[in-house]
This is a predicted structure of a 95-nucleotide RNA (Glycine riboswitch aptamer) from a Peptococcaceae bacterium. The source organism's lineage runs through Bacteria, Bacillati, Clostridia, Eubacteriales and Peptococcaceae. Its Rfam family is "Glycine riboswitch aptamer". The literature on the family includes a 2017 paper in MBio by Babina et al., "In Vivo Behavior of the Tandem Glycine Riboswitch in Bacillus subtilis". Model confidence (mean pLDDT): 84 of 100. The sequence was found by an Rfam model in a public genome assembly.
RNA sequence: AUGAUGGUUCCGGGAGAGACCCCGCACAGGGGCACCGAAGGAGCAACCGGCUUCCCAGCCGGGAAACUCUCAGGUAAAAGGACCGGAACCGGACG
Numbered sequence: 001a002u003g004a005u006g007g008u009u010c011c012g013g014g015a016g017a018g019a020c021c022c023c024g025c026a027c028a029g030g031g032g033c034a035c036c037g038a039a040g041g042a043g044c045a046a047c048c049g050g051c052u053u054c055c056c057a058g059c060c061g062g063g064a065a066a067c068u069c070u071c072a073g074g075u076a077a078a079a080g081g082a083c084c085g086g087a088a089c090c091g092g093a094c095g
Base pairs, nucleotide, nucleotide: 006090007089008088009087010086011085012084013083018033020032021031022030023029034075035074036073040071041069042068043067047062048061049060050059051058
């Protein structure tokens, strides 16, 4: 001098599914039925390692997601929202 992965903050974009029924002033909260998947969470293939094996097969562990589950969350607006873009900051890999 350059400034990777990652992290924080701010701005912009950002889907899905009942403003369902009952109690309730309520769109809060609670109960019930029905639904959604993109906060978070959980599960797994190939593959890798190990054990038992001559091999096959089996068992254990590691192992991704926007896939799957629907615990949580959500189903008017607001808020939130994976992800994308921009800006600033932290940090300091490689050279």